The RNA shown here (FMN riboswitch aptamer (RFN element)) has 114 nucleotides.
Of the family's consensus pairs, 96% are formed in the model.
Rfam family: FMN riboswitch aptamer (RFN element). Rfam links the family to the GO term FMN binding.
It was read from a public genome assembly, where an Rfam model found it.
The prediction has a mean pLDDT of 78.
RNA sequence: UAAACACUUCAGGGCAGCGAAUUAACGCGACCGGCGGUAUACCCCGCGAGCCGAUAGGCAUGAAAUUGUGAGAUUCAAGUGGCGACAGUAAAGUCUGGAUGAUAGAAGUAAAUG
Numbered sequence: 001u002a003a004a005c006a007c008u009u010c011a012g013g014g015c016a017g018c019g020a021a022u023u024a025a026c027g028c029g030a031c032c033g034g035c036g037g038u039a040u041a042c043c044c045c046g047c048g049a050g051c052c053g054a055u056a057g058g059c060a061u062g063a064a065a066u067u068g069u070g071a072g073a074u075u076c077a078a079g080u081g082g083c084g085a086c087a088g089u090a091a092a093g094u095c096u097g098g099a100u101g102a103u104a105g106a107a108g109u110a111a112a113u114g
Base pairs, nucleotide, nucleotide: 006109007108008107009106010105017028018027019026030094031093032084033083034047035046036045037044042082043081050059051058052057064080066078067077068076086097087096088095
């Protein structure tokens, strides 16, 4: 100095207000946006939360275009639009639950070896 291995810690947010009344789920409206990559991303590419499997892995899994600036941006700026795992409940991105969980990953520690 480097990689592998081991261990530790951390690792998700959100219906205000008004209306209706069978409804916390409806209407108006409000609010939220995990991780890695890339010119800074909920809607570009990939991953995670679910299910199956001893593992490897498999299955399931949403949404955007325009204009501008720039060498470079579907990531910035502007206005406009759209989306939201699983289980519960007749109906849920925001309630309840699996979950004081797990994980994408982020940071760190120690020893030995080369």